Overview:
RNAcentral holds the sequence, with entries from ENA and SILVA. A computed fold for a 1528-nucleotide RNA from an uncultured bacterium, annotated as small-subunit ribosomal RNA.
[in-house]
RNA sequence: AGAGUUUGAUCCUGGCUCAGGACGAACGCUGGCGGCGUGCUUAAUACAUGCAAGUCGAGCGGGGUUAGAUUUUCAAUAUCCUUCGGGGUAGCGAUUUUCUAACCUAGCGGCGGACGGGUGAGUAACGCGUGGGCAGCCUGCCCUAAAGCCUGGGAUAACAGCGGGAAACCGCUGCUAAUACCGGAUAUCUUUACGAAGAGGCAUCUUUUAGUAAAGAAAGGGAAUGAAUGCUUGCAUUCAUUUUACGCUUUAGGAUGGGCCCGCGUCCCAUUAGCUAGUUGGUGAGGUAACGGCUCACCAAGGCAACGAUGGGUAGCCGGCCUGAGAGGGUGGACGGCCACACUGGGACUGAGACACGGCCCAGACUCCUACGGGAGGCAGCAGUAGGGAAUCUUGCGCAAUGGAGGGAACUCUGACGCAGCGACGCCGCGUGAACGAUGAAGGUCUUCGGAUCGUAAAGUUCUGUCCUCAGGGAAGAAGGUCACUUAACGUGACUUGACGGUACCUGUGGAGGAAGCCCCGGCUAACUACGUGCCAGCAGCCGCGGUAAUACGUAGGGGGCAAGCGUUGUCCGGAAUUAUUGGGUGUAAAGGGCGCGCAGGCGGUCCUGGAAGUCAGAUGUGAAAGAUCAAGGCUUAACUUUGACAGGUCAUCUGAAACUUUGGGGCUUGAGUAUCAGAGGGGAAAGUGGAAUUCCUAGUGGAGCGGUAAAAUGCACAGAGAUUAGGAGGAACACCGGUGGCGAAGGCGACUUUCUGGCUGACAACUGACGCUGAGGCGCGAAAGCGUGGGGAGCAAACAGGAUUAGAUACCCUGGUAGUCCACGCCGUAAACGAUGAUUACUGGGUGUAGGGAGUAUCGACUCUCUCUGUGCCGAAGCAAACGCGAUAAGUAAUCCACCUGGGGAGUACGGCCGCAAGGCUAAAACUCAAAGGAAUUGACGGGGACCCGCACAAGCAGUGGAGUAUGUGGUUUAAUUCGAGGCAACGCGAAGAACCUUACCAGGGUUUGACAUCCUGCGCUAGGCUUGGAGACAGGCUGUUCCUUCGGGACGCAGAGACAGGUGGUGCAUGGUUGUCGUCAGCUCGUGUCGUGAGAUGUUCGGUUAAGUCCGGCAACGAGCACAACCCUUGUUGUCAGUUACCAUCAUUAAGUUGGGGACUUUGGCGAGACUGCCGUUGACAAAACGGAGGAAGGUGGGGAUGACGUCAAAUCAUCAUGCCCCUUAUAUCCUGGGCUACACACGUACUACAAUGGGCGUUACAGCGGGCAGCCACACCGCGAGGUGGAGCGAAUCCCAAAAGGCGUCCUCAGUUCGGAUUGCAGGCUGCAACUCGCCUGCAUGAAGUCGGAAUUGCUAGUAAUGGCAGGUCAGCAUACUGCCGUGAAUACGUUCCCGGGUCUUGUACACACCGCCCGUCACACCAUGAGAGUCUGUAACACCCGAAGUCAGUAGUCUAACCUGAGUAGAUUAGGGGGACGCUGCCGAAGGUGGGAUAGAUAAUUGGGGUGAAGUCGUAACAAGGUA
Repeated sequence: AGAGUUUGAUCCUGGCUCAGGACGAACGCUGGCGGCGUGCUUAAUACAUGCAAGUCGAGCGGGGUUAGAUUUUCAAUAUCCUUCGGGGUAGCGAUUUUCUAACCUAGCGGCGGACGGGUGAGUAACGCGUGGGCAGCCUGCCCUAAAGCCUGGGAUAACAGCGGGAAACCGCUGCUAAUACCGGAUAUCUUUACGAAGAGGCAUCUUUUAGUAAAGAAAGGGAAUGAAUGCUUGCAUUCAUUUUACGCUUUAGGAUGGGCCCGCGUCCCAUUAGCUAGUUGGUGAGGUAACGGCUCACCAAGGCAACGAUGGGUAGCCGGCCUGAGAGGGUGGACGGCCACACUGGGACUGAGACACGGCCCAGACUCCUACGGGAGGCAGCAGUAGGGAAUCUUGCGCAAUGGAGGGAACUCUGACGCAGCGACGCCGCGUGAACGAUGAAGGUCUUCGGAUCGUAAAGUUCUGUCCUCAGGGAAGAAGGUCACUUAACGUGACUUGACGGUACCUGUGGAGGAAGCCCCGGCUAACUACGUGCCAGCAGCCGCGGUAAUACGUAGGGGGCAAGCGUUGUCCGGAAUUAUUGGGUGUAAAGGGCGCGCAGGCGGUCCUGGAAGUCAGAUGUGAAAGAUCAAGGCUUAACUUUGACAGGUCAUCUGAAACUUUGGGGCUUGAGUAUCAGAGGGGAAAGUGGAAUUCCUAGUGGAGCGGUAAAAUGCACAGAGAUUAGGAGGAACACCGGUGGCGAAGGCGACUUUCUGGCUGACAACUGACGCUGAGGCGCGAAAGCGUGGGGAGCAAACAGGAUUAGAUACCCUGGUAGUCCACGCCGUAAACGAUGAUUACUGGGUGUAGGGAGUAUCGACUCUCUCUGUGCCGAAGCAAACGCGAUAAGUAAUCCACCUGGGGAGUACGGCCGCAAGGCUAAAACUCAAAGGAAUUGACGGGGACCCGCACAAGCAGUGGAGUAUGUGGUUUAAUUCGAGGCAACGCGAAGAACCUUACCAGGGUUUGACAUCCUGCGCUAGGCUUGGAGACAGGCUGUUCCUUCGGGACGCAGAGACAGGUGGUGCAUGGUUGUCGUCAGCUCGUGUCGUGAGAUGUUCGGUUAAGUCCGGCAACGAGCACAACCCUUGUUGUCAGUUACCAUCAUUAAGUUGGGGACUUUGGCGAGACUGCCGUUGACAAAACGGAGGAAGGUGGGGAUGACGUCAAAUCAUCAUGCCCCUUAUAUCCUGGGCUACACACGUACUACAAUGGGCGUUACAGCGGGCAGCCACACCGCGAGGUGGAGCGAAUCCCAAAAGGCGUCCUCAGUUCGGAUUGCAGGCUGCAACUCGCCUGCAUGAAGUCGGAAUUGCUAGUAAUGGCAGGUCAGCAUACUGCCGUGAAUACGUUCCCGGGUCUUGUACACACCGCCCGUCACACCAUGAGAGUCUGUAACACCCGAAGUCAGUAGUCUAACCUGAGUAGAUUAGGGGGACGCUGCCGAAGGUGGGAUAGAUAAUUGGGGUGAAGUCGUAACAAGGUA
């Protein structure tokens, strides 16, 4: 960086597709190790279980445990005394009182549960980002500073007792403490009020200082020391002092964290265009930390919106991430910042902070417990479960580290976090071995059978040890903490703290041992063969592969790519300049609005001057970290990570510059406009007037048709048409002029006159002084048709009717004919409304017309000529363009503004909206479907396009075919088989130049299996031949028999055997070679170089003449050349010469006879020549080529005929002539034999023969050829036979002999008939060939005597020695010829001509064809499938609105009930009690979630039926379009 795909090819437009990168992925196959990351994208679904927020006893009263002391009681046991009743002592243990020490903690209290962790439902918003503001705010813990911590009081939980309840839990009574709660004092200070002075600022204001008044604080705890008191004498209590890195209060400031406000940015839909009543603003009040309609009362009527309000849909936002050259596009998972949420909805409480994930109250849904009365719960914390899903992990270890809460601290808590586990999910790294090793092993695959390849690959030899195995050692990550000593601070010593983990890492041991797959191989795109399959199975990203030789399917071998992964799927960016700011377009490809006026908007001439918004420059601030980039560092490397630097904004502020844009001011005149003079015009509107024509009416004349068509008919007409004359009526349109001429914005405008009126052009340079251009919406105009109302109606004429045409003809043609066409008024608002070309301005060579005007020159003047302005045409430079083309009237070069386009179809359709009386118009999708659709040009082909030309193509003629019979071939049918092939021309008397057997390939039956035939090997030598038996024969058996060459080894030849192989007329002519047909003996087909074109291609080869001809001449961007043409070849026609045997015979001789001699003249034969070339003359032509006429000549313009067939076309024919690839058969699809069949027969077609007769037939007689053939032959001649033929037999391997003529001539009969025509068919008798004549040959004789009397539609051949007609010969062949190939005899007619039919050639034109008109292609109907619209309705959601009800709760009110602190009173005091203040409950009110009712809005699903649309190898009907497509 591009590539494939529209076409026969080309260029362009344009879509589709691919190659790249990425991923929180999934799926398929596979899987060795490690590091670092990462892991519910779906159901914000529901959750079992465990854990995730506690801590403080140095705040408090209790309770408890342990130890010690103390007190009481009991007591095992021991011991002493004993009167034996008992008493004493000690005493494990238990118990009890008090105290001390240490520890634990349910409760009160404090701090923290607002952090940390999760999720992305909601949210289109000041939510987020960025930059500002608060002179309108708060801030626990923390820091700094200042000042304090005085004095009283009343309760309450715990606890105890009683009671209720299943439980959760609760009530009553009683006791008690505080750093809990409440008074009072003090007031540095703070707040408020008053008034004074100063300072500052940004409007309200802020701030300083002094004064007065009022209001406002607190809490203690620990440790140490000392003193006093008490007594139980070493303890307790109280007090004091000191200290404190513990607290408390007030204040000022800081830090941190928050709250609010503002500018800018932040998705899609206009088929969402209007929204809004607390709405917008004001005044006052309330409320809040604070501003504010935040709330309320009153007042005003505002506010938002095309710069997109409102509504709907979708969505957390960002740093970043992916991609991209960039601009952009996409995205927001992990990590970080912000926001929102915590089962759903509402609400407040507490607090510095919440309207609070693991708090509270209420409502709802769900789950659980229940004794049915009532309760409990909320994993979107970490694990985990179920469900959903294509899909996403362990109910792990630890607080060792980092961080957090509490604490003075130890420490406790911490699913934050640190680690481990699982998953190739991703990135990165490593390995699966290395070196040598050729007999190029075996084996696989392919093969041209030689070999090639896998392949140094393996084996083998020598090594190494990463990973792995086992063994040994073994971290860093640890800082702190405690204790002791000690210091002013430091410090020193001892002990101690690791989940990961016996891990990383190191050392040793062992042995190549344990470790490679996946995808692809037709092109794009790197990589090819074999087999299988046979439009099947299948592949496919696009184009497309597969129908018997598949590099495209499947398998194998080989190869390519990547690699512990590889492919596929999905999504995003890229390529895509395919939404184009960078960076596209609109004449014909998609695309200029039908035209104008014009609000908003965008853009705007020239000079001076001020400002500084845009713009530019500098500075400051900010743009978090992470990420990215760069430079270094750390893990063995890398991924990963650490540090530093840089970068990043449409940002904010300040300072400056002033060219340009902008804005203010002042000028200018060239843009624009006005005035004056002159001019052209179918510009518009209204009124009037005119003549020609059509039609109709009246009258006259007249008398049979008219009209219409390709031809007709319908129609009109003797009731008088048409024609003609005169008069009249009425409507519509305005001939000639008339013109790529005029006017108009477009639509459009055409007789003449008048009135009213718009615009345009020129001249001049007086006036205004940028007043301009464009123009979304909007408004107006707007052909025809159509609609409404009322007129009018001659002609024309949808619909309709009739007549034709036609297979049909709802058409084209004809005869009629109504709306309509006309007028007035009102709608409609569309056209190929086109120059398929928006408006305006400027610039850029020329030439030539035309319309209107002006100036100049010349002239006496006009014409003319020159210049110029405006309009309208043509040709063209540059330039542009895919090409066509455009080209001062641009599609050129630029500028401004508007409109429009983004593959084809679906579709300008549906739905919605707006407009309309309706018809309909405007706006305008999607699903689905295709890989194209399209533009311009090129070469062909084709045309019921054009021009020119040719041909027995037509015409003019002659003879036929088609009818009959027969022959022959084919089809069909039949058959055991009727072998196969050939199929329009160009198959069909064709292959077949000849099927009785053979041929023969077919059928039936009988045989053979290395074979009927070839080569190789072994053995034998019995051969060949003859005779004979069996058999239908092939074949089998028997007897006889000893070949040829030889270097003497053997070979030829034959037989037997084994296997390689033979064999195949089996398939494929669509795998092929070769050969052939055909267009067509038509005149064409090409190449080199050059030139033109972006290219396919063109030119040459076209053009003017001419020719049979691309034959020749001339011209020409062409010049030459090749294959065809022509000529050269054969034959025939004339002649010369040479040569004469078998041919010939004029002269001479001779004979029956050119028989013989002779001759070489003639004929003839066959060699070599000559001759004909438009050479000569004339005319025409261009002075050419050539044509015409003539002369001469045997022949004249290619003399006649033949051979000769360009490039190519038809997948034309042939695998059965031959050859041949592949496939198939191999005791058979080979081979041999006998018999049969190819010869069948209702029928159809082709080609021939013979006829139908008198131009003939029969009979008799009589002539004249040529090409050829002949020894297993032709056969003279003679004889026999009616004859076919037979018997003898001469000659001849042939210019010698033979085959060997007929029509014709002469004569006669027949006399127009199914015949003396015609000969089929059949019978009988014969002949010939042959092994054989039945199926199935030919011929002869006799007899028989069919159809047929000249042939329908249609169709063939032939232009001169031709047609027609007559016979002859040959090949094939034993025999068989109406066929075929040749030969000669006799021997015509006609051609005006190229209109038409057919075929062909050249040029040109159109084309939607290229398989090329036998092309392409349209619509209905029928069938199947798909998506979609409408649809009586039905169902489900969403968001609002109105009303009802109204939980919790805040706020407000309060007559009820209750109430410790404070105040006042009563009481000597106390107990107590009364009142007040304050509070609680209750009640009431406002608001208020859920719920209910209602009518609408909106979204989705679904529905009988119905509408069109799309798709689908072979359906039906027609033929609309493409050629003049047959009616453009």